Predicted 3D model of a 316-nucleotide part of an RNA (large-subunit ribosomal RNA, domain IV) from a Phototrophicaceae bacterium.
[in-house]
Context: one part of a larger RNA
RNA sequence: CCCUCGUUAAGGAAUUAGGCAAAAAGGUCCCGUAACUUAGGGAGAAGGGACGCUGGUGAAAGCCAGCCGCAGUGAAAAGGCUCUACCGACUGUUUAUCAAAAACACAGGUCUCUGCGAAAGCGAAAGCUGACGUAUAGGGGCUGACACCUGCCCAGUGCCGGAAGGUUAAGUGGAGGGGUGAGAGCUCUGAAAUGAAGCCCCGGUGAACGGCGGCCGUAACUAUAACGGUCCUAAGGUAGCGAAAUUCCUUGUCGGGUAAGUUCCGACCCGCACGAAAGGUGUAACGAGUGGAGCACUGUCUCAACGGGGGGCUCG
Numbered sequence: 001c002c003c004u005c006g007u008u009a010a011g012g013a014a015u016u017a018g019g020c021a022a023a024a025a026g027g028u029c030c031c032g033u034a035a036c037u038u039a040g041g042g043a044g045a046a047g048g049g050a051c052g053c054u055g056g057u058g059a060a061a062g063c064c065a066g067c068c069g070c071a072g073u074g075a076a077a078a079g080g081c082u083c084u085a086c087c088g089a090c091u092g093u094u095u096a097u098c099a100a101a102a103a104c105a106c107a108g109g110u111c112u113c114u115g116c117g118a119a120a121g122c123g124a125a126a127g128c129u130g131a132c133g134u135a136u137a138g139g140g141g142c143u144g145a146c147a148c149c150u151g152c153c154c155a156g157u158g159c160c161g162g163a164a165g166g167u168u169a170a171g172u173g174g175a176g177g178g179g180u181g182a183g184a185g186c187u188c189u190g191a192a193a194u195g196a197a198g199c200c201c202c203g204g205u206g207a208a209c210g211g212c213g214g215c216c217g218u219a220a221c222u223a224u225a226a227c228g229g230u231c232c233u234a235a236g237g238u239a240g241c242g243a244a245a246u247u248c249c250u251u252g253u254c255g256g257g258u259a260a261g262u263u264c265c266g267a268c269c270c271g272c273a274c275g276a277a278a279g280g281u282g283u284a285a286c287g288a289g290u291g292g293a294g295c296a297c298u299g300u301c302u303c304a305a306c307g308g309g310g311g312g313c314u315c316g
Stems, first nucleotide, its partner, number of pairs: 001311008010302002014300001019297001027051005036041001038145001052067006080295007087287002092104002108143007120129003146282004151212003156209002158205005165200003171194002176189005213231005240274001241271001252268005
C1' cells in the first nucleotide's frame, strides 16, 4: 500500500451525476391508523406501549416474592418510513455471458377473413396442423385493465360492391389475298364480327395506408381580435392535454419549495414539431422502473484516526 471486518468526539449529505456504499429499521402481543379508493384495498399505513432470569404455587394461562441491567443459541435470525410527479393497469416475459425496463405479453376493445374437404399454415404430392373444433369457433391486423371518450377528410393509395359503356388474350370466325396446279385440290396468309378476369368507369369504406392551411384588415388609451375580406384544399386539428419521456429559442414567464433550485411541483399557452385504438385524458392498486422533496440514520463528507483478519513488501 491492497482486500476484508470493527469502533469513533462534534457536525449529519456539507459527499456525489445520484445517499452509491454504509448506517438505521427489523420479532411477538396489545393500542392505534390519514388522504384516496375499482369499497377488495390503501394497512405491517403512520405512531405508541409491553417483553428477562430464579424460586414458590398452579394442569396451564397466570399470580406472589426475589434477582440481573446483558447477553445467549444457531450455518443463518426478522420491513426504514412519508409526500409528490412521470411511465406501464395488474401477476408475469426478455437481450444464456454489460440492458429486467416506460420494451414483450396480458385479460379487455375493435376491424377483417373463414359455412367446413373452412380460412390460414407446412408440403412438387400424398398428407398433416387448424380440429376429432364448427361463427359464443378458428386465422390475421391494430389497441391494451377500468372510467369518460374516440372529432373532420373517401381527392390519392388499398379493400369491398357494381355492372351499362370503353379497352383487352387465346379461341371462334372467315371477307379478301399469295404460292402451286390442266383441273379437282393442296398450302400460306388473313379484314370485319365474336370473345373473360383485369384496367378505365360508378359507388362505398378511417379502431383501412394516410391527411387534418395561408395572407390581410378590424373594438373610443394601448394591446388583443369575438368580427370581416381573400387565396388554396379531399378536409383544414374537435374534445382533452400542453416548455410535456414531445419546447429549438429556453435556465420561457409567474407561483411553490431552498439562505441560494438548468432538476422538481402548480399554473400560463407564443404546441420550432401534442391530439384522439402507431388511441386521447384520467385513475385506486401494483413496480429490484424514472425524477423531486422530507423524517430517521449514518465515516458519503468536514478529516481523518485506531484496531482485528488476510495479502503485498523486507529478511531468513
Overview:
The coordinates come from a structure-prediction model, not an experiment, and the mean pLDDT is 85. The organism belongs to Phototrophicaceae, within Bacteria. The full RNA is in RNAcentral, with records from ENA.